[in-house]
RNA sequence: ACAGGAGGCAGGUCGGCCGCUUGCUCCCGGCAAACGGGGGUGAGAGGAAAGUCCAGACAGCGCAGAGCAGGGUGCCCGACGCAAGUCGGGGCCGGGCGACCGGCAGUUAGAGCAACAGAGACCAAUGCUCCGCCGCGAGGCGGAGAGUGAAAAGGGCAAUCCUCCCCGCUGCAACCUCAAGCACGGCCGUUGACGCUGCUCGCCGAGGCCGGGGUAGAGGGCACCCCGUCGUAGAGGCGGGGCGACCCGCGCAAGCGGACCGAGAUAGAUGGCCGACCAGAACAGAAUCUGGCUUACUCGCCUCCUGCCGGA
RNA sequence: GGGCCCAUAGCUCAAUUGGUCAGAGUCCCCGGCUCAUAACCGGGUUGUUGCUGGUUCAAGUCCAGCUGGGCCCACCA
Numbered sequence: 001a002c003a004g005g006a007g008g009c010a011g012g013u014c015g016g017c018c019g020c021u022u023g024c025u026c027c028c029g030g031c032a033a034a035c036g037g038g039g040g041u042g043a044g045a046g047g048a049a050a051g052u053c054c055a056g057a058c059a060g061c062g063c064a065g066a067g068c069a070g071g072g073u074g075c076c077c078g079a080c081g082c083a084a085g086u087c088g089g090g091g092c093c094g095g096g097c098g099a100c101c102g103g104c105a106g107u108u109a110g111a112g113c114a115a116c117a118g119a120g121a122c123c124a125a126u127g128c129u130c131c132g133c134c135g136c137g138a139g140g141c142g143g144a145g146a147g148u149g150a151a152a153a154g155g156g157c158a159a160u161c162c163u164c165c166c167c168g169c170u171g172c173a174a175c176c177u178c179a180a181g182c183a184c185g186g187c188c189g190u191u192g193a194c195g196c197u198g199c200u201c202g203c204c205g206a207g208g209c210c211g212g213g214g215u216a217g218a219g220g221g222c223a224c225c226c227c228g229u230c231g232u233a234g235a236g237g238c239g240g241g242g243c244g245a246c247c248c249g250c251g252c253a254a255g256c257g258g259a260c261c262g263a264g265a266u267a268g269a270u271g272g273c274c275g276a277c278c279a280g281a282a283c284a285g286a287a288u289c290u291g292g293c294u295u296a297c298u299c300g301c302c303u304c305c306u307g308c309c310g311g312a
Numbered sequence: 313g314g315g316c317c318c319a320u321a322g323c324u325c326a327a328u329u330g331g332u333c334a335g336a337g338u339c340c341c342c343g344g345c346u347c348a349u350a351a352c353c354g355g356g357u358u359g360u361u362g363c364u365g366g367u368u369c370a371a372g373u374c375c376a377g378c379u380g381g382g383c384c385c386a387c388c389a
Stems, first nucleotide, its partner, number of pairs: 002307008010298001012277007020044010046283001050294002053292005058171004065201004070167003074164001075090006091104005105163002110161002112157002122154001128145007175220004184211005195203001213388003224242007243262002247258004313385007322338004331369001340356005362378005
């Protein structure tokens, strides 16, 4: 150098111009509010925001529940975590020359399955060939072998049922408050409907379902708090402290220290052009939040490690 | 945004508890019948079971991940 393996980091920065959403403030219109226009100032997507595959927070659902069904975890030891899951060490199996990668409970609790081929396929049954012995013989006993097949007597399959352990259901279009507007009809139901779900039991106790009609709205949930300083003030920036989850380090542990994050649209903003920086930047875009898994992707970078054969 | 379901021949569907070569109808092709066409009769081609892996002796079927498609869920009385 080439080919490859493991781990980690980054996912653009700066300047100029033009925009988008939104907060605050000033001016104008408006009696005022709402709103509209203009100026100034501040904030504004990801490592996967994705798939929705898991788990949790949160919210609602009989002012209780039980069983069945259903779902999930899965080698052993240890650590973290509520849990999913992650990490370290070890074992076995499979792949690779190798660095390394992928997988994993139990078949002496029970049940079930095994096509074709083959004499015989799962409580065995005994066929063929050869040899030895016994028997007059039919044949019997013992030994060896061939063939079929994934598997020939000892097992295989639990990503078949099952055993062991765990699990209520529904999801922010949950749920709460307000506003606007409309039209009722049928059926079921105190002999128990509906309701915590699929079924059964149990509980509760008055409404429920369908068709038709009306509205396509607002706010909360929803994105943290305090102090100092800058900013006339406010929004906000910077610094410090608190709170909260993941991560890192120390510690037997309680805990301590550090780093990082805390954007909030509602038809859905976060963009475009030019120049410079090594430079042809892909996948893709929040929608209640958080953690994990999986998938997609960059002619970006760093560290450690491996290389059979042939050639230079 | 959230939840649920489906994918087999050109089309519509089967395939039992995982088992031999994934089958039917229709479409298409060839031959026959007919003066000719249709109908009818006989024969034939249908296929990466959406894709990629895994479990297993064996996968359309079981498991996982992707791809494509479909359905449902607002509020008021």

Predicted 3D model of RNase P RNA and transfer RNA as a complex of 389 nucleotides.
It holds a member of the Rfam family "Bacterial RNase P class A". The family's RNA type in Rfam is ribozyme.